[in-house]
RNA sequence: CGGGGCGUAGCGCAGCCUGGUUAGCGUGCUUCGUUCGGAACGAAGAGGUCGGAGGUUCAAAUCCUCUCGCCCCGACCA
Numbered sequence: 001c002g003g004g005g006c007g008u009a010g011c012g013c014a015g016c017c018u019g020g021u022u023a024g025c026g027u028g029c030u031u032c033g034u035u036c037g038g039a040a041c042g043a044a045g046a047g048g049u050c051g052g053a054g055g056u057u058c059a060a061a062u063c064c065u066c067u068c069g070c071c072c073c074g075a076c077c078a
Base pairs, nucleotide, nucleotide: 001074002073003072004071005070006069007068010027011026012025013024020058029045030044031043032042033041034040051067052066053065054064055063
């Protein structure tokens, strides 16, 4: 320098292809119940402006463009 992949809740991920009402799962966290207590189980709850910006659209996590970060491959050098 070229190509590809990833970025969504504290952590690990799905959803994107084929746009559609309030964005989900597991785990973790908080509260409550069972227990002497812990663990475990059950119930309830909080937590996200989907990496950033712009565009298309009635409507964008999803489509398009630019950009940032990380990873992989290739090229160059040796």
Molecule: transfer RNA
Organism: Pseudomonadota bacterium